This is a predicted structure of a 477-nucleotide part of an RNA (small-subunit ribosomal RNA, 3' major domain) from an uncultured bacterium. The full RNA is in RNAcentral, with records from Greengenes.
Context: one part of a larger RNA
């Protein structure tokens, strides 16, 4: 100098404590180890793997097995030769690729050819999700949105280095202020960007209707309006600006006005030097090794859905703050053409028929659910739970047997609030209640976004876990 202490000061954080839900106990969903397996395809592994990679595994996907084919080649350039084709349609054939008959059928030209496609042949190559993430590059977690890492001159000291970055306060901050042999400066902090939270102006459709007509079974339906709501543009606005106190005449910190909002108003993007030879060679490129009639290529089928079990991490429960019927309530942000799809009409349903509108502030998804209002149920393994399971069906797709999602009926399991332990949250959060969306033909209890109702608790920092800063001590570097 750092690292490190079960050393010491001082300080922050959902770190303790205070509260509220919950994991762990049950079943099922998914994801890993194990195990089996021809094959159960790789990769991720303490916080930082384990609803992760994968924003969707029935064929494709895939990369794994197990059969069956090609062998300049599923792709890409270069040479030679021959064709006029190639693409299209019809059939044979096979599990499938391969392969085989038939039909049809070029531009351009100085007539040398030359484009452009095909087929054969040489090889030069091609190809590899094959190794090696401890040989890279990119890109990504982490510590941590934690305050901090540093550099020039100076100056001290033989020298490693100090110093500035220590001190006294102040802050979410290395933030500021004073004081200081340091004076300055770069990278982070703030700000600047987007979004919300109230008024203004300005614009008025496809969006709105206060006031005026009109119509209607009803509805912005219509004529008309430019108030309000809204959509998008634009200024403005909050800056410890004012005011008291307190402070060292400072930075500030505390009260108060006034404000829609007060002390970074609320959330987002932003991740400094650098730490884990952290993670990827399976997004991508990439060095070097390895195969080259195969570790390359194509195809059927089968597996990545297997299952004594152990773990992670969700959904659904175990009930009456419920469960079941009826019945007229109220979002918001998405999406839409090989799309969404009204409305009728058919079906107990799932969903069919047919078909209008919309490339959408106009139509459609789209009837929000908890709520709320009446009725039932009467404390049970139940009108709770809904697992499993049978039969009949719908849908998607060439195909749902291995292996899809849905509906009707009928079965009706285990759970009566979970041990040790362990996790999330401080406010429009927690809990709880639903909609959309990517991804997709089909499949969402995951994700990712919207919005509805809406708490409790923080005396406090003495303890436990991380972090910062000074300072000690050391058998570390």
């Nucleotide at each position: 100098u750092g690292a490190c202490g079960g050393g010491u000061c001082c300080c922050c954080g959902c770190a303790c404590a205070a509260g509220c839900a919950g994991c762990g106990g049950a079943g099922c969903g998914u994801g890993u180890g194990g195990u089996u397996u021809a094959a159960u395809u790789c990769g991720a592994a303490g916080c930082a793997a384990c609803g992760c990679g994968a924003a969707g595994a029935a064929c494709c996907u895939u990369a794994c097995c197990a059969g069956g084919u090609c062998u300049c080649g599923a792709c890409a350039u270069c040479c030679c030769u021959c064709u006029g084709a190639c693409c299209g349609g019809u059939c044979c054939g096979u599990a499938a690729c391969g392969g085989g008959a038939c039909c049809u059928u070029u531009c351009c030209u100085u007539c040398g050819g030359g484009g452009c496609a095909g087929a054969g042949g040489a090889g030069a190559c091609a190809g590899g999700u094959g190794g090696u993430g401890c040989a890279u590059g990119g890109u990504u977690g982490u510590c941590g949105u934690c305050a901090g890492c540093u550099c020039g001159u100076g100056u001290c000291g033989u020298g490693a280095g100090a110093u500035g970055u220590u001190g006294g306060g102040u802050u979410a901050a290395g933030u500021c202020c004073c004081g200081c042999a340091a004076c300055g400066a770069g990278c982070g902090c703030a700000a600047c960007c987007c979004c919300u939270a109230c008024a203004g102006c300005c614009a008025g459709u496809u969006g709105c209707c206060a006031g005026c007509a009109c119509g209607u079974a009803a509805u912005g339906g219509u004529g008309g309006g430019a108030a309000c709501u809204c959509u998008g543009g634009c200024a403005g606005a909050a800056c410890u600006g004012c005011c008291g106190u307190u402070g060292a005449c400072a930075a500030a910190a505390c009260g108060g006005a006034g404000g829609a909002a007060g002390g970074u108003g609320g959330g987002g993007a932003u991740g400094a030097c650098g730490u884990c030879a952290a993670a990827u060679c399976a997004u991508c490129a990439u060095g070097c090794c390895c195969c080259u009639u195969a570790u390359g290529u194509c195809u059927u089928g089968g597996g990545c859905u297997a299952c004594a079990c152990a773990c992670g991490u969700a959904c659904u429960a175990c009930a009456a703050u419920g469960g079941c019927c009826u019945g007229a309530a109220c979002a918001g942000a998405g999406g839409g053409a090989a799309g969404c799809a009204a409305a009728a009409c058919u079906g107990c349903g799932a969903a069919g028929u047919u078909a209008a509108g919309c490339g959408a502030a106009u139509c459609c998804c789209u009837u929000a659910a908890a709520a709320c209002a009446g009725g039932u149920c009467c404390c049970a393994g139940u009108u709770c739970g809904g697992a499993u399971u049978g039969u009949a069906g719908g849908c998607u797709g060439c195909a749902a047997c291995u292996c899809g999602c849905c509906u009707a009926c009928a079965u009706g399991a285990a759970g009566u609030u979970g041990g040790a332990a362990u996790c999330g949250c401080u406010a429009g959060u927690a809990a709880u209640c639903g909609c959309a969306g990517g991804u997709c033909a089909g499949c969402a209890u995951a994700c990712u976004g919207c919005g509805g109702u809406g708490a409790a608790u923080a005396c406090g920092u003495u303890c436990c876990c991380g972090g910062g800063c000074c300072u000690u001590g050391u058998a570390c570097a």